[in-house]
RNA sequence: GCCUGACGACAGGGGCGCCGGCGGCGAUGCCGACCGGCUGAGAUGCACCCUCACCACCUGACCCGGAUAAUGCCGGCGGAGGGAGUCGUGCCGGCCCUGCC
Repeated sequence: GCCUGACGACAGGGGCGCCGGCGGCGAUGCCGACCGGCUGAGAUGCACCCUCACCACCUGACCCGGAUAAUGCCGGCGGAGGGAGUCGUGCCGGCCCUGCC
C1' cells in the first nucleotide's frame, strides 16, 4: 500500500400475514394504523431487516408435503430467476513494496 471481515456516516431497498373480539359500512361480505392471541428481527414503528447475495424481499404460487384454531406456521421448490452502495475509521488476519539490522 492492497484485500477480507467489523464499525460509523450518508444514501438506497423491503415486508406487515393468520385467528378471535369489538366497531363501522353500500353487509352471507368488506374495512379498521382499535383490543387480545399465533409466528417472527419486524405484523404500522420516532421501529425492524437488508444493500451483491447459499437468511432483506419479490416471482414461480390460488404450487407440493406436514402440522395448526388459522396462516409463508414448518419443510420442499432453493446453491432457482430477479433484487437496493458509496465514503470514512482504527484493530486482528493475509498478500505485496521499501528501509534498517